RNA sequence: GAAGCAGAACAGAUGACCGCCGCCUCGCAGAGGGGGAGGAAAGUCCGGGCUCCGGAGGGCGUGGUGCUGGAUAACGUCCAGCGGGGGUGACCCCAGGGAAAGUGCCACAGAGAGAAGUCCGCCCGCUUUGGCGGGUAAGGGUGAAAGGGUGAGGUAAGAGCUCACCGGAUCUGGCGGUGACGUCGGAUGCCAGGUAAACCCCACCAGGAGCAAGGCCAAAUAGGGGAGCGUAAAGGGCGGCCCGCUCGAGCUCCCGGGUUGGCUGCUUGAGGCCGUCGGUAACGGCGGCCCUAGAUGAAUGGUCAUCACUGCUUCACAGGUAACUGUGGAGUUUUACAGAACCCGGCUUAUGGUCUGCUUCAGCC
Repeated sequence: GAAGCAGAACAGAUGACCGCCGCCUCGCAGAGGGGGAGGAAAGUCCGGGCUCCGGAGGGCGUGGUGCUGGAUAACGUCCAGCGGGGGUGACCCCAGGGAAAGUGCCACAGAGAGAAGUCCGCCCGCUUUGGCGGGUAAGGGUGAAAGGGUGAGGUAAGAGCUCACCGGAUCUGGCGGUGACGUCGGAUGCCAGGUAAACCCCACCAGGAGCAAGGCCAAAUAGGGGAGCGUAAAGGGCGGCCCGCUCGAGCUCCCGGGUUGGCUGCUUGAGGCCGUCGGUAACGGCGGCCCUAGAUGAAUGGUCAUCACUGCUUCACAGGUAACUGUGGAGUUUUACAGAACCCGGCUUAUGGUCUGCUUCAGCC
């Protein structure tokens, strides 16, 4: 210098003016003070808190998870490992139980796709010399995959048929490790393909719905239920009372529901920052400090100035034959993805430049 790998923090800053949404104070038509998005607020994919409903316990069904140990409120997340795979390497990836419980599937090609099988070939027999019957998985051919591999014996030709070595499987022993597993042996010719994000089997986990949960208050009009009084005149009107006149079949009270709406839930929480201790780490203990949005037809914005960052243009100086490089100044442009809605822990996706550590290759000293 080029190409990569891993990780971290940031998300323009300050001021002025004009607004928007909450909060607090005061002498309250107002004034003053203070607060106001994110690392993903997103997707709503997992997990929990919280709320209501359901539930003795257990089972079926359904869904999910699936190496080991740990972390955690919990997880499909995280940490540390094991095994396998990829890369020269830094490092990365794995849905990583069971295919010998059973079932299904394995395109095309091929005779045959799984306790098999004869297309060619090889061997034996027959033969009308065209072939036919039998044996054979050694050789050829097809295929992603053809029922261990190499060699020897054996045989009509062959074959784990037998033997030696190698590979695998099953059973089993020692040592190391908490464990996944690693390592060193022993026995058995046992050699039976792949596929379970196919059905399925095994183990473990899971009751349902969600802040539009749930709770409280409650107008007008119109409904519901109950009680009392009333056609033998209750009740209303004639300004208060009585008489009278008149209208007249309903009137009064109580209870319950809750449309529109309001309040609450609502933001102090598995909270943040710093220090220290334990732990390889995830994380946890202790101490100190801090309070940091709460809208609901849904606020969190705009303008200007200065500075910062990046790119571009131009000028000056320095180096160089030049292309160009460095330093300084001026002007201008750009500054991403994206907007809380009950709250947390994750994952995934979107996104701008910056920094740190490491790897490989090349050049120079």
Record summary
Model confidence (mean pLDDT): 77 of 100. Bacterial RNase P class A from Geoanaerobacter sp., 365 nucleotides, folded computationally. Taxonomically the source falls in Geoanaerobacter (Bacteria, Thermodesulfobacteriota, Geobacterales, Geobacteraceae). RNAcentral holds the sequence, with entries from ENA. It is recorded under the gene name rnpB.